[in-house]
RNA sequence: UAUCGAAAAGGGCUACCCCCGGCGAAAGCCGGGGUUCGCAAAGUCUACGGUCUAAGGGGGUAAUACCCUAUGAUGGCGGAUUGCCGAU
Numbered sequence: 001u002a003u004c005g006a007a008a009a010g011g012g013c014u015a016c017c018c019c020c021g022g023c024g025a026a027a028g029c030c031g032g033g034g035u036u037c038g039c040a041a042a043g044u045c046u047a048c049g050g051u052c053u054a055a056g057g058g059g060g061u062a063a064u065a066c067c068c069u070a071u072g073a074u075g076g077c078g079g080a081u082u083g084c085c086g087a088u
Stems, first nucleotide, its partner, number of pairs: 002088004012039002017034007037076001043081003048078002050074003056069004
């Protein structure tokens, strides 16, 4: 340096749910505490793809409904990138 792995050692994060406070139209997100499903990157990144939402815009209706659409969201979806330990 590359590939592989998570045995060991030292560690890390915390899904769902609950409590307190907040942002957002929503999806969802932030902070603190509890909990611990799981993760060898569950560290970081929204360029591309997937998925979710539809404020605004467009269509539609008598009016709602309904349909389309991301500039919004998701990194614990694919992906990109960095990294501890060990083996080869």
Source information:
A computed fold for an 88-nucleotide RNA from Pseudomaricurvus alkylphenolicus, annotated as c-di-GMP-I riboswitch aptamer. The coordinates come from a structure-prediction model, not an experiment, and the mean pLDDT is 87. The model forms 95% of the base pairs in the Rfam consensus.